[in-house]
Molecule: transfer RNA
Organism: Phycisphaeraceae bacterium
C1' cells in the first nucleotide's frame, strides 16, 4: 500500500428501498417464596460508526473517511 468482510439496544444478532427498527439474554416494576432461584404479568431502553451522495422515500444502494478482522505484497 492493495484486496475482501464487518460496525444496528450493555452483550449476541436478525432485518437487503417504504407500516412505529426488531428478537434472545441482561435491566426495572409487579405477582408467586421465609428469602432466592425458577415460573407468570408488564415496562424501559438518548441504538443503525462519520460526513456527503442518489431517490418521494436510505439501516439498506453510491463514494470518502474512521474503527475492526482476514488475506497479499
Nucleotide at each position: 500500500u492493495g484486496c475482501c468482510g464487518c460496525g444496528u439496544a450493555g452483550c449476541u444478532c436478525a432485518g437487503u428501498g417504504g407500516c412505529c427498527a426488531g428478537a434472545g439474554c441482561g435491566c426495572c416494576u409487579c405477582u408467586c417464596u421465609u428469602a432466592c432461584a425458577a415460573a407468570g404479568a408488564g415496562g424501559a431502553g438518548u441504538g443503525c460508526g462519520u460526513g456527503g451522495g442518489u431517490u418521494c422515500g436510505a439501516a439498506u444502494c453510491c463514494c470518502a473517511c474512521c474503527g475492526u478482522g482476514g488475506c497479499g505484497a